[in-house]
C1' cells in the first nucleotide's frame, strides 16, 4: 500500500431506517448516633468528523480521521 472489525453517558456495553436502553459511576431524599451497604427520584450521549439516498439516517452509500487486527 490492501482487507477486516470497530468509535453510542465520565466508564463499560446495548440498539439498528420513526430523534436511544442499561450496569458503574455522579446528584438529591429517605434510612443509621455516624459511616459503609440498601431504598427511592433525577441529571446526563441529537450517536468520530462531512457529504450523498430516503418524507424520515445512531443504522444505508461515499470520503476522511482515529484505534485494534490480518497479508505484503
Nucleotide at each position: 500500500g490492501c482487507c477486516u472489525g470497530g468509535g453510542u453517558a465520565g466508564c463499560u456495553u446495548a440498539g439498528u431506517g420513526g430523534u436511544a436502553a442499561a450496569g458503574c459511576a455522579c446528584a438529591u431524599u429517605c434510612u443509621u448516633g455516624g459511616u459503609a451497604a440498601g431504598a427511592a427520584u433525577g441529571a446526563g450521549a441529537c450517536c468520530g468528523u462531512g457529504a450523498g439516498u430516503u418524507c424520515a439516517a445512531u443504522c444505508c452509500u461515499c470520503a476522511c480521521u482515529c484505534c485494534a487486527g490480518g497479508c505484503u